Predicted 3D model of a 325-nucleotide part of an RNA (large-subunit ribosomal RNA, domain IV) from a mouse gut metagenome. Its Rfam family is "Bacterial large subunit ribosomal RNA". The prediction has a mean pLDDT of 88. RNAcentral holds the full RNA, with entries from SILVA.
Context: one part of a larger RNA
């Protein structure tokens, strides 16, 4: 000097990204216990007190004894205030992530009438299900409370059928080739039937065009200018565009670039934190909005207690290193 154990004057987070680590709390009995709340909780809230042995006594208790110390050792919650996220118990990256991610009960949309839909399988067959719409599959959301606004122009889905377009097929107007024959001196021309190569009109499905519906389907939810008894602002007006122009609620937010926004609180001092403001670069209503008791090895900020985290180190046990044999 290293690992590890114990201990330490005074101070007590000054350490540090951050109280990481350590210390502290701790079982039992008694007293006592706030906000809030879904009335169950919160709660072991918080905060206090007690305790050994002997004698007597039914007991409550009274008296006495010993020690530094009586839950005498070991084992055994630190607490609290505020905020974010997720309701909760659960699940997850076997071997860097346990979470705010997944799931969840609940909500909602949609498909499915049973040889169900959906899925596996060339098929037979099987799962669904020895179930039957209070059932089963799929999508989204995610307890609960209060709610969930406007837009169907585009895309999708559902329904409709008048018209337009439209396949194979049917149909066979017409055209070409070939030539028995006819004409011609000949070259050649005409040319039936059959065979063959084509082929117009006409008939006709779904789909698409078209007409409606549908947003807890995919999605979307404006700009400019002017205006009020100081100024400022604009309830108000004008105009352009759109399918419709963001409603309630929330808001410098897990979202705010400018930004350490501004004001207030907390500190002697606060880029974090809390409460407001609203000028939302670029919140917003089931890719849910906003609240919320309880819960969380979750994230953030403050405080009490406590401590070698630190001021600033010291001492000590032990193991190996190291030296000698």
């Nucleotide at each position: 000097g290293u690992g590890u154990u114990g201990u330490u004057a005074a101070g007590g987070a000054a350490c540090u990204c951050g109280g990481c680590a350590a210390a502290a709390u701790g079982a039992c009995c008694c007293c006592g216990u706030a906000a809030c709340u879904u009335a169950g909780g919160g709660a072991u809230a918080a905060g206090g007190g007690g305790a050994g042995c002997c004698a007597c006594g039914c007991a409550a208790g009274u008296g006495g004894c010993c020690g530094c110390a009586g839950a005498a050792a070991a084992g055994a919650g630190g607490c609290u205030c505020a905020a974010g996220c997720g309701a909760c118990u659960g699940u997850u990256u076997a071997g860097c992530a346990a979470a705010a991610a997944c799931a969840c009960a609940g909500g909602u949309c949609u498909c499915u009438g049973c040889g169900a839909a959906a899925c596996c399988g060339a098929a037979a067959g099987g799962u669904g299900a020895a179930g039957u719409a209070u059932a089963g599959g799929g999508g989204c959301u995610g307890a609960c409370a209060c709610c969930u606004g406007c837009c169907c122009g585009g895309u999708g889905c559902u329904g409709g059928a008048a018209g337009g377009u439209u396949a194979a097929a049917a149909g066979g107007a017409g055209a070409g080739g070939u030539u028995a024959g006819g004409a011609g001196c000949a070259a050649u021309c005409c040319g039936a039937a059959g065979c063959u190569u084509u082929g117009a009109a006409u008939u006709c499905a779904a789909g698409c065009c078209c007409c409606a519906g549908u947003a807890a389907a995919c999605g979307g939810c404006g700009g400019c200018c002017g205006u009020a008894a100081c100024u400022a602002u604009a309830a108000c007006g004008g105009u352009c565009c759109u399918a419709a122009g963001g409603u309630a609620g929330c808001g410098a937010a897990a979202u705010u670039c400018c930004u350490u926004g501004u004001c207030a609180g907390g500190u002697a001092a606060g880029u974090u934190c809390u409460g407001a403001c609203c000028c939302g670069c670029a919140c917003g209503a089931a890719a849910g909005g906003c609240g919320u008791a309880a819960c969380g090895a979750u994230u953030u900020g403050g405080g009490c207690g406590c401590u070698g985290u630190c001021u600033c180190a010291g001492c000590u046990g032990u193991a190996g290193a190291c030296u000698c044999g």